[in-house]
c-di-GMP-I riboswitch aptamer from Anaerolineales bacterium UBA3082, 89 nucleotides, folded computationally. Rfam family: c-di-GMP-I riboswitch aptamer. Its family is annotated with cyclic-di-GMP binding in the Gene Ontology. NCBI's taxonomy places the organism under Bacteria, Bacillati, Chloroflexota, Anaerolineae, Anaerolineales. It was read from a public genome assembly, where an Rfam model found it.

């Protein structure tokens, strides 16, 4: 400095699902709480899923409903970039 995650050690995160805040909603953020992770650290850059407030269309007298649509999300979907502790070669 490069590969690498079979074994150990320090320890780290936190899926469902229940509290409360946010939020149109996907979702988030505390707290409890653990299914699981070696980057389950970070960043929405390519693709994928999830939402559709707001727009844009259709229908309708209207009230409202339908379709589309990301500028909203999702890093614990995958690819990518970026930074990190420990064993082992």
């Nucleotide at each position: 400095c490069g590969g690498u995650g079979a074994u150990a050690a320090a320890g780290g995160c936190a899926a469902a699902c229940c509290c409360a805040u946010c939020g149109a909603a996907a979702g988030a953020u505390g707290g409890g709480g653990g299914c699981g992770c070696a980057a389950a650290g970070c960043c929405a850059c390519g693709g994928g899923c999830c939402u559709a407030a707001g727009g844009u269309u259709c229908a309708a007298a209207a009230g409202u409903g339908g379709a589309c649509u990301a500028c909203g999300g999702u890093a614990g979907c995958c690819g990518g970039g970026u930074u990190g502790c420990c064993g082992c070669c």